[in-house]
Formats: sequence, C1' cells, structure tokens
RNA sequence: GAAAACCCAUCGAAAGGUGGGGACGCAAAGCUUCCGGUCUAAGGGCCUUGGCCUAAGACAGCGGGGUUGCCG
Repeated sequence: GAAAACCCAUCGAAAGGUGGGGACGCAAAGCUUCCGGUCUAAGGGCCUUGGCCUAAGACAGCGGGGUUGCCG
C1' cells in the first nucleotide's frame, strides 16, 4: 500500500461483482484477460422428465505474460 474469511445492503440466472464494516495473509495479493487453468450455465443443443454438453459470463488472492512500483 492494498486487503481474505465473515456480517449488512445492493446488482446478477448463477459463478461472482459493488458499497460499508472487518483483517487472514501478501514485497507486487498494484494495474492489465494476451496464454493456460478453474468456476457458473441464463440462453442454446442433446437425451428424456431428470440429466449431460456449451462462454462471448466470472476468478488478477490459480499460474504464466505485459506494465508500473516503496525503503535499503
């Protein structure tokens, strides 16, 4: 410096996001979806009455890359 879980409010079909409180951890846990990975499946497809598949949705605190950066 930013900030996990959790709580309240709110947005979203969900994953999850936003605001307030909070502080587990982080020397890049600052920013950025370019690559891989993971999560969700509204809609769509398939099979049958319940499942399966699917991202252009989501995760930067899952890695890699790019970029900026405190003290010494």
Description
Predicted 3D model of a 72-nucleotide RNA (c-di-GMP-I riboswitch aptamer) from a soil metagenome. Its mean pLDDT, the model's own confidence on a scale to 100, is 89. Its Rfam family is "c-di-GMP-I riboswitch aptamer". Its family is annotated with cyclic-di-GMP binding in the Gene Ontology. The RNAcentral record of the sequence draws on MGnify.